RNA sequence: GGGCGGUUGGCGCAGCGGAAGCGCAUCUCGUUUACACCGAGGGGGUCGUGGGUUCAAAUCCUACACCGCCCA
Numbered sequence: 001g002g003g004c005g006g007u008u009g010g011c012g013c014a015g016c017g018g019a020a021g022c023g024c025a026u027c028u029c030g031u032u033u034a035c036a037c038c039g040a041g042g043g044g045g046u047c048g049u050g051g052g053u054u055c056a057a058a059u060c061c062u063a064c065a066c067c068g069c070c071c072a
Stems, first nucleotide, its partner, number of pairs: 001071007010024004018055001026042005048064005
């Protein structure tokens, strides 16, 4: 330099154009003498950045950034 894949809460990941969810973690309550386990509930995300298409974009197009793999 070329090709491919990836980037979504603190972490690991889902997410057929109708606007974001699960697990873990965290917080509160219950339970316990207490801790843990368990049960119930809550908070937390400009969806890597910019531009474009569309009535509507995490999703389609494009440029760039970063990470990984392959080729040279």
Transfer RNA from a Candidatus Omnitrophota bacterium, 72 nucleotides, folded computationally. The coordinates come from a structure-prediction model, not an experiment, and the mean pLDDT is 84. The RNAcentral record of the sequence draws on ENA. The organism belongs to Candidatus Omnitrophota, within Bacteria. Its Rfam family is "tRNA". Rfam classes the family as a transfer RNA. About the family: Transfer RNA (tRNA) molecules are approximately 80 nucleotides in length.